The prediction has a mean pLDDT of 81. Transfer RNA from a Candidatus Peribacteria bacterium, 73 nucleotides, folded computationally. It matches the Rfam family "tRNA". Rfam classes the family as a transfer RNA.
């Protein structure tokens, strides 16, 4: 340089047009002599960026934009 692929919560990921979710982690409470475990509740997101399509976009389209993985040279 060319091709393929992936960017969603602190981490690992789901969601593939119609209210953004799970597990782990974090915070608080219950339980316990204490810690751990367990149970209950809570916080945390401009869905990498910009533009477009649509009544409606994390989802579809474009990008000579940003970052990662991988193959070839």
């Nucleotide at each position: 340089g060319c091709g393929u692929u992936c960017g969603u919560a602190g981490c690992u990921c789901a969601g593939c047009g119609g209210u953004a979710g799970a597990g782990c982690g974090c915070c608080a409470g219950a339980c316990u002599a204490u810690u751990a475990a367990u149970c209950u509740g809570g916080a945390g997101g401009u869905c990498g960026g910009u533009a477009g399509u649509u009544c409606a976009a994390a989802u579809c389209u474009a990008c000579g934009c940003c970052g990662g993985a991988u193959g070839c040279a």